[in-house]
A computed fold for a 78-nucleotide RNA from Geomonas diazotrophica, annotated as c-di-GMP-I riboswitch aptamer.
RNA sequence: CCACCGAAAGGGUAACGUCAGGGAAACCUGGCUGCACAAAGCCACCUAUCCAGUUUCUGGAACGAGGGGCUUGUCGAA
Numbered sequence: 001c002c003a004c005c006g007a008a009a010g011g012g013u014a015a016c017g018u019c020a021g022g023g024a025a026a027c028c029u030g031g032c033u034g035c036a037c038a039a040a041g042c043c044a045c046c047u048a049u050c051c052a053g054u055u056u057c058u059g060g061a062a063c064g065a066g067g068g069g070c071u072u073g074u075c076g077a078a
Base pairs, nucleotide, nucleotide: 012037013036017032018031019030020029021028022027035064041070042069043068045067046066047065049061050060051059052058053057
């Protein structure tokens, strides 16, 4: 000097629940809340999951379950 790991610091996200609204539904948006997360940032390709239907398929949803992708990403003690 570089790489790996990830303590601390500064921050970030935001489960369940709840209130209001939207949707046929899954679920979504906003407020409150704070389970947890070093990728719980983004994508939605595969598997798993959920909803609807004309149901061996098609359309939709979510992804904080796993795999995969991205010219990704904060700080750096021992």
NCBI's taxonomy places the organism under Bacteria, Desulfuromonadia, Geobacterales, Geobacteraceae, Geomonas. Of the family's consensus pairs, 95% are formed in the model. It was read from a public genome assembly, where an Rfam model found it.